Notes:
A computed fold for a 73-nucleotide RNA from Trichoplusia ni, annotated as transfer RNA. The prediction has a mean pLDDT of 81. The sequence is in RNAcentral, with records from Rfam. It matches the Rfam family "tRNA". By type it is a transfer RNA.
RNA sequence: GGCCCGUUAGCUCAGUUGAGAGAGCGUCGUACUAUUAGUACGAAGGUCGUGGGUUCAAUUCCCACACGGGUCU
Numbered sequence: 001g002g003c004c005c006g007u008u009a010g011c012u013c014a015g016u017u018g019a020g021a022g023a024g025c026g027u028c029g030u031a032c033u034a035u036u037a038g039u040a041c042g043a044a045g046g047u048c049g050u051g052g053g054u055u056c057a058a059u060u061c062c063c064a065c066a067c068g069g070g071u072c073u
Stems, first nucleotide, its partner, number of pairs: 001072007010025004018056001027043007049065005
């Protein structure tokens, strides 16, 4: 340098254009219990990597760039 894959919550990851973007773990609160903790319920936490394009509508499709991984020379 070429090609391929990835980037979504603190972490690991779903989400193939349509109402307010989700789960598990973690964090916080409350209740209960066999109280270094466990269980149940609830809550907070996201400019969906950046900038453009297509579309009535983009996390989703297209392009460029950035970052990470793989591969070839």